Model confidence (mean pLDDT): 78 of 100. The RNA shown here (c-di-GMP-I riboswitch aptamer) has 95 nucleotides and comes from a Bacillota bacterium. Lineage of the source: Bacteria > Bacillati > Bacillota.
[in-house]
RNA sequence: UAAUCGAAUGGGCAAACCGAUAGAAAUAUUGGGACGCAAAGCUACGGGUCUAAGGGCAAGAGAUAUUGGUCGUCUAUGAUCGCCGGGUUGCAACG
Numbered sequence: 001u002a003a004u005c006g007a008a009u010g011g012g013c014a015a016a017c018c019g020a021u022a023g024a025a026a027u028a029u030u031g032g033g034a035c036g037c038a039a040a041g042c043u044a045c046g047g048g049u050c051u052a053a054g055g056g057c058a059a060g061a062g063a064u065a066u067u068g069g070u071c072g073u074c075u076a077u078g079a080u081c082g083c084c085g086g087g088u089u090g091c092a093a094c095g
Stems, first nucleotide, its partner, number of pairs: 005095002012037002017032006035082001041088003045085003048080003054075004062071003
């Protein structure tokens, strides 16, 4: 010096939930808030998962509900890195 494990100090991030905004939705941004995280920094490259506006197929007045409502199936170009892996960057007394 590099890698791995443990760990101190100084710190960092921010789940659920609530508000505002955007969106067809999933979800994202932001403010509050902390479940947790040694990469819970970045990256959609591989896998998984979520959504289905648009498109395809089906159906053809049906089903459910109890009132002017809800409802088929397939599909990502959309989303998720705090689902997993890869790539990449990074602090660290001491052992």

It matches the Rfam family "c-di-GMP-I riboswitch aptamer". About the family: GEMM was predicted in a large-scale screen for bacterial structured RNA regulatory elements. The sequence was found by an Rfam model in a public genome assembly.